Background: This is a predicted structure of a 115-nucleotide RNA (SAM riboswitch aptamer (S box leader)) from Mangrovibacillus cuniculi.
RNA sequence: CUCUUAUCAAGAGCGGCGGAGGGAAUAGGCCCGAUGAAGCCCGGCAACCACUUUAGUCAACGGACAAAAGAUGGUGCUAAAUCCUACAAACGAGCGAUCGUUUGAAAGAUAAGGG
Numbered sequence: 001c002u003c004u005u006a007u008c009a010a011g012a013g014c015g016g017c018g019g020a021g022g023g024a025a026u027a028g029g030c031c032c033g034a035u036g037a038a039g040c041c042c043g044g045c046a047a048c049c050a051c052u053u054u055a056g057u058c059a060a061c062g063g064a065c066a067a068a069a070g071a072u073g074g075u076g077c078u079a080a081a082u083c084c085u086a087c088a089a090a091c092g093a094g095c096g097a098u099c100g101u102u103u104g105a106a107a108g109a110u111a112a113g114g115g
Stems, first nucleotide, its partner, number of pairs: 001115008013042001015041003021032003026086004043078003048074003051070004056065003082107001087104007
């Protein structure tokens, strides 16, 4: 970089350093920010993977599967739905341009596994 699968409306500081940007990219919108952005550290959240414990099911007896709990390790996350929209379909509103709602797709993020 790419492929597969799962998840993405919950949760998480009145801390320290830092100083002007930030909310993935493009466009439009809407926001956050000197009452301190990004980034780093600490803290926290969560429970994807490993691990541990408990009670199971199956087995061709090597093991396999699924559940609950823990939070030790590997990641991740820590404004707003992935901040919202963009493409398609259905439904609704409007004379119309167009707008709204729902679902899906696309794109993206994270994890695990593969190339």
The model forms 97% of the base pairs in the Rfam consensus.